[in-house]
Glycine riboswitch aptamer, 96 nucleotides, folded computationally. It was read from a public genome assembly, where an Rfam model found it. The coordinates come from a structure-prediction model, not an experiment, and the mean pLDDT is 75.
RNA sequence: GAGGUAACUCUGGAGAAUCUCAUUCAGUUGAGUGCCGAAGGUGCAAGGCUGCCGCUGCGCAGCUGAAUCUCUCAGGCAAACAGACAGAGGCGCAGA
Numbered sequence: 001g002a003g004g005u006a007a008c009u010c011u012g013g014a015g016a017a018u019c020u021c022a023u024u025c026a027g028u029u030g031a032g033u034g035c036c037g038a039a040g041g042u043g044c045a046a047g048g049c050u051g052c053c054g055c056u057g058c059g060c061a062g063c064u065g066a067a068u069c070u071c072u073c074a075g076g077c078a079a080a081c082a083g084a085c086a087g088a089g090g091c092g093c094a095g096a
Base pairs, nucleotide, nucleotide: 003093004091005090008089009088010087011086012085017033019032020031021030022029034077035076036075040073041071043069047064048063049062050061051060052059053057
């Protein structure tokens, strides 16, 4: 010490029923309905790779392929906890 950064520490950090029924000492637990997307997970555009053909065609097929997009499996819908992501610390790597 530009840039990088899995784990770790600190700070900030959105959305959506305080719904219905039953139950409990208790927002305790269960079921139902309606919702949310920012733990995790699913899907894929260009591009890339491979193969095929009646072969050079914006050809066909398969694989690969990002997100705060998409789905809503998981998770969540008072507060707390959690939380993608961002900043700082720390860390170690390239370089000098």
It matches the Rfam family "Glycine riboswitch aptamer". About the family: This family represents the bacterial glycine riboswitch.